Parts: sequence; structure tokens; C1' cells
RNA sequence: CUGUGCGUAGGUGGGGAGUUAGCGGCACCCUGUACCUGAAAUCCGCUAUAUCAGGACUGAAUACCUUUCUCGGCGGCAUCUAUGGAAGGUUGCGCAUUGUAAGGAGCGUUGAUAACAAGGUCUUAUGCAACGGGAAGUUGUGAACCGUGUCAGGACAGGAAUGUAGCAGCACUAAGCAAAUGAUCCCGUGUGCCCUCAGGUAGCUUUGUAGGAGCCACCUGCAAUGUUUCCACUUCGGUAGACACCGACAAAAAAGGUUCGCACGG
Repeated sequence: CUGUGCGUAGGUGGGGAGUUAGCGGCACCCUGUACCUGAAAUCCGCUAUAUCAGGACUGAAUACCUUUCUCGGCGGCAUCUAUGGAAGGUUGCGCAUUGUAAGGAGCGUUGAUAACAAGGUCUUAUGCAACGGGAAGUUGUGAACCGUGUCAGGACAGGAAUGUAGCAGCACUAAGCAAAUGAUCCCGUGUGCCCUCAGGUAGCUUUGUAGGAGCCACCUGCAAUGUUUCCACUUCGGUAGACACCGACAAAAAAGGUUCGCACGG
């Protein structure tokens, strides 16, 4: 100087978020290939030297450490697009009410708005008519016997003439039943508003007087007040994608740094 073996140091993952005074871990997420077993989220073990216990592998080598960079992913901010959530009546849209009167329509010199007078509609009182009901009246019917009149036959009395009671029939009626409404009487009612009287704030309407040009608010317009989360708008907060920026970062890459011991052999 070199080879082999055994060991030592080192290594057998890292990152994010969460929790924690802080660190690490089981569990969660990303990356990637990088041991095994046990404990561990109302947690387990520790203290800036920051899992504990046991076993195994690698091992002085691009092994280890640090820094830079960074396809893979992660997070944050801004913008845009799409999609959905919540809230707000905000004079957007719609709707409602009120007002105005620019335009249209309608009425109006065959006379508008407004005014006066007298009426009607309204109310009370007394009536009237109609209607409804009832009574009376008219007509018809209507009593085997217990209504009247006449009473065939028959019965009875009588010597006879005749008389008595009286069924059926007939006629007339009572109670009852039926029909129709002229004239009569009684009762009643939102049937009529027809007569008279009295009352009457307002609305509607008729007529007359006077006067002389508007009236209306139906449609459009304009204004105000409200209403509604259907749509629009505003605000807040999501999800997905695109682009730009920022931050940390797995693996890879690059740069720098660190470095043993023993045994045997050549």
C1' cells in the first nucleotide's frame, strides 16, 4: 500500500396537518421503497441530547451530515370561469294602494264641474189595494130505525062507512161531505209604495232656476308609499378548474464537509 473478516460511529425514511409549554410517537394525509415485535388519542414516552423496551440487517462505503435546486404532491393569496348555499326588500323586475293629468278613449254648447230649490229612493204613523186564511152565502149530495110532510102495500079497531099507528117509496131538510167564485164580513204579512201626515246627516237619481266649459281616471305615461327572497342586484362563505405569485417540502440531482478500531494474509 492492498485483500478478507469481526466490530464501532452512523444508517434502516422524510414531509404536512393536528395535539402539545415544547419534542417525538400510534392514528390521519402526501411522497416513496426505507426492518420486525409490544405500548400509545378523554393518549404513550420524554425535556432543546426531547419516544420507551426487545431483536435483526447494513456498515467505512455516493454511507452519513449540511446547503442549493426541485418534475411529484401540499398549503396560502389574488383574478377569471362554472356550479350550488345563506342573508338582505335594495324603489332592478313583478305586484298592491294612493295621487297626478301629458297622450289615447268616452261624455259635454241638444249645456260640464260646482250652487240653489222642489221631489224620489230612506224612516214613522194612519189608511188603501192585492195576496193568504177563515166565516157567511149559492149549488149539489145527504137520515133503514133514533127529523118533517105525504104515506102504496100490509097491520089494528069497527057490522059498515071510516079511523089509528106507521114500514118501503117520494119530497123537503139537520149534522156532515163536495164544487166554484161575482157581491158581504173578520184576521194577517217587507205583496204593492198607491193616498195622506210627520221626519230626514250623507250617497244616488229626476225636474226647474241661474251660469257658461269642462268632466272622467278606463288604457298608456309620471310620482309617492308599501309588499315579495321567483328572477336580477348586494354581501358573506363553499366546491371544481385555469393562470400568475408566495411558502415549506418527499424522491432524484448538484456542491461542500466528516471519518474509526482490531485480527489475519499478501